[in-house]
RNA sequence: UCAUCAAGAAGGGUGGAGGGAUCAGGCCCGACGAAACCCUGGCAACCUUCCCCGCGUUAAGCGAGGAGCACGGUGCUAAUUCCUGCCCAUGAUAUUCUGCAUGGGAAAGAUGA
Numbered sequence: 001u002c003a004u005c006a007a008g009a010a011g012g013g014u015g016g017a018g019g020g021a022u023c024a025g026g027c028c029c030g031a032c033g034a035a036a037c038c039c040u041g042g043c044a045a046c047c048u049u050c051c052c053c054g055c056g057u058u059a060a061g062c063g064a065g066g067a068g069c070a071c072g073g074u075g076c077u078a079a080u081u082c083c084u085g086c087c088c089a090u091g092a093u094a095u096u097c098u099g100c101a102u103g104g105g106a107a108a109g110a111u112g113a
Stems, first nucleotide, its partner, number of pairs: 001113005010040005018029003023085004041077003046073002049067003053063003081108001086105006
């Protein structure tokens, strides 16, 4: 910088009180055992293979779709990235503000190339 983030997938051992990124609020998980580490398993096509369509010049490349592959490099394996925070739209209440609901976007974050 780009892409994706509403799906999917658990047991055991050590450990011993926290954890859900950070801050705040909320809501959850946790002595029927949190974090962390280790072992085994599982999930998943980002890297990887093939087919097909469109653009392109028959190329390079770009875009949409489909199929295969989990040996390898990563990743993941409660809850949408647990939800909200900033902006916009709509709606209800009210009508001064604050606040509420739904949707969209942004920011931040995570993962990969």